The RNA shown here (SAM riboswitch aptamer (S box leader)) has 100 nucleotides and comes from an uncultured Anaerolineae bacterium. Its Rfam family is "SAM riboswitch aptamer (S box leader)". Gene Ontology term of the family: regulation of gene expression. Its mean pLDDT, the model's own confidence on a scale to 100, is 86. It was read from a public genome assembly, where an Rfam model found it.
[in-house]
RNA sequence: CUCUUAUCCAGAGAGGCGGAGGGAACGACCCGAUGAUGCCUCGACAACCGGUCAGCCAAUGACACGGUGCCAAUUUCGACAGUUUUCUGGAAGAUGAGAG
Numbered sequence: 001c002u003c004u005u006a007u008c009c010a011g012a013g014a015g016g017c018g019g020a021g022g023g024a025a026c027g028a029c030c031c032g033a034u035g036a037u038g039c040c041u042c043g044a045c046a047a048c049c050g051g052u053c054a055g056c057c058a059a060u061g062a063c064a065c066g067g068u069g070c071c072a073a074u075u076u077c078g079a080c081a082g083u084u085u086u087c088u089g090g091a092a093g094a095u096g097a098g099a100g
Stems, first nucleotide, its partner, number of pairs: 001100008013042005021031003026078003043071001045069001048067003051063004075092001080089003
């Protein structure tokens, strides 16, 4: 990087560095010198994979020890198709697990 598959309306911030754009891409709408985005440290959230425990070692559940993830806004909303005013599906994207 490509493919397969599961999930994506829940949840969770302090300090330091730094100094201008950022929220993937287009439009909208937001965030940002009262310092955003980003990076580091600590903390939190969650429970995908592993692990331990309970359990007919089944379904399932508990813990949060290891590997990821995540901590503005539903993936911020829309975009395409159907429906006809609000939903459904799809595309794209993100994350996990597996394969090449």